[in-house]
About this RNA
The RNA shown here (c-di-GMP-I riboswitch aptamer) has 89 nucleotides. Its Rfam family is "c-di-GMP-I riboswitch aptamer". Rfam's curators write: GEMM was predicted in a large-scale screen for bacterial structured RNA regulatory elements. The sequence was found by an Rfam model in a public genome assembly.
RNA sequence: UAAUUCAAUUAGCAAACCGUUGGAAACAGCGGGACGCAAAGCUAUGGGGGCUAAGGUGCUUAAGGUACUACGCCAGCCCGGCCGCCGGA
Numbered sequence: 001u002a003a004u005u006c007a008a009u010u011a012g013c014a015a016a017c018c019g020u021u022g023g024a025a026a027c028a029g030c031g032g033g034a035c036g037c038a039a040a041g042c043u044a045u046g047g048g049g050g051c052u053a054a055g056g057u058g059c060u061u062a063a064g065g066u067a068c069u070a071c072g073c074c075a076g077c078c079c080g081g082c083c084g085c086c087g088g089a
Stems, first nucleotide, its partner, number of pairs: 005089002012037002017032006035076001041082003046079003049074003055069006
């Protein structure tokens, strides 16, 4: 100095839920709130997976309904990539 395992200190993030704003929705931003998190930092144009279905297409139809579909989302579903705080045994 690096890797692995187990700690400590200081700081950090913030699930559900509530309020509000945006959105067709999924979901996201902000405020409150803490279930958890050593990457719960970034990447959805690396791969797999999941959610939604506005628009589009098919079927049906009086209105409408219904099936499929991401170019919309989820990094707090998993693997990978990028970057990174502390430094005791």